[in-house]
RNA sequence: CAUCCAGAGGGGUGGAGGGACUGGCCCUUAGAAACCCCGGCAACCACCGAAGGUCUUCGCGACCGGAGGGAGGUGCCAAUUCCAGCAGGCGAACAGCCUGGGAGAUG
Repeated sequence: CAUCCAGAGGGGUGGAGGGACUGGCCCUUAGAAACCCCGGCAACCACCGAAGGUCUUCGCGACCGGAGGGAGGUGCCAAUUCCAGCAGGCGAACAGCCUGGGAGAUG
């Protein structure tokens, strides 16, 4: 700096936690975390690259450009980042909703 209302799970080992934090609310002995195997999602980075454009010694030569492509490097595969947390707005409201911020995650 960009994105975070989309998407994608089976098995083995393991044996009580997990969803960042706090509160809530959930998931979990019909098996949590973690590790391993296989599978999948997505397309940030990397790679290939059509149209088009610029230059040109006119050699489809150089450069810009990126539709699109496969999936090499990350990441991810309960719930919107599960919801809220701070500030403001709509509202009769301690209901509900909206905007911005903060925190966090990934690149």
Model confidence (mean pLDDT): 88 of 100. Predicted 3D model of a 107-nucleotide RNA (SAM riboswitch aptamer (S box leader)) from a soil metagenome. Of the family's consensus pairs, 97% are formed in the model.